[in-house]
Notes: This is a predicted structure of a 159-nucleotide RNA (c-di-AMP riboswitch aptamer (ydaO/yuaA leader)). Its Rfam family is "c-di-AMP riboswitch aptamer (ydaO/yuaA leader)". Its family is annotated with regulation of gene expression and cyclic-di-AMP binding in the Gene Ontology. The model forms 91% of the base pairs in the Rfam consensus. Its mean pLDDT, the model's own confidence on a scale to 100, is 76.
RNA sequence: GAUUCCCGCACACCAACCCGUGCACGGCAGGAGCGGGGGACCCACGGUAAAUCGCCGGAUCCGGUCCACCGGAGCGGCUUGGGGUGAAGUCGCGGAAACGCGGCCGGGCAUCUCCAGCCCGAACCCGACAGCUCACCUCGCAGGCGCCGGAGAGGAAUU
Numbered sequence: 001g002a003u004u005c006c007c008g009c010a011c012a013c014c015a016a017c018c019c020g021u022g023c024a025c026g027g028c029a030g031g032a033g034c035g036g037g038g039g040a041c042c043c044a045c046g047g048u049a050a051a052u053c054g055c056c057g058g059a060u061c062c063g064g065u066c067c068a069c070c071g072g073a074g075c076g077g078c079u080u081g082g083g084g085u086g087a088a089g090u091c092g093c094g095g096a097a098a099c100g101c102g103g104c105c106g107g108g109c110a111u112c113u114c115c116a117g118c119c120c121g122a123a124c125c126c127g128a129c130a131g132c133u134c135a136c137c138u139c140g141c142a143g144g145c146g147c148c149g150g151a152g153a154g155g156a157a158u159u
Base pairs, nucleotide, nucleotide: 004032005031006030008023009022010021011020033141034140035139036138037137038136043131054078055077056076057075060073061072062071063070064069081129082126083125084124085123089104090103091102092101093100094099105121106120107119108118109117111153112152113151114150115149
């Protein structure tokens, strides 16, 4: 920390169930509960005659009378915009960068709170797009940390 709970499937017999056989039983699939994300009205925010939309590509379409070329639409791809999971952020200084130092903040140190101390602030995903959000859709219920200083509170067992 969402800390979980239930258990099934196939074949044969049978009206059906049970019994029987095989597999699973270290829980697949499914269901319940819970957590996250997307997603209307209303509301909030922004905008006013156009407002906001990055980069790359083409055997598509439209316009510029045709080609070249240009612009737009659509399609495909990418991640420096933006967003999400998560504690994993933010500010200042130095540095080309990587990063370092410091402040604040967040997480862990095995019942809780405070103090002191130590450690950590990664990684991944969506793909130009996401305010809130009923219905609805979708993902997940895994892991992480510690070997323990002081004070207070609480709980259990025994007497």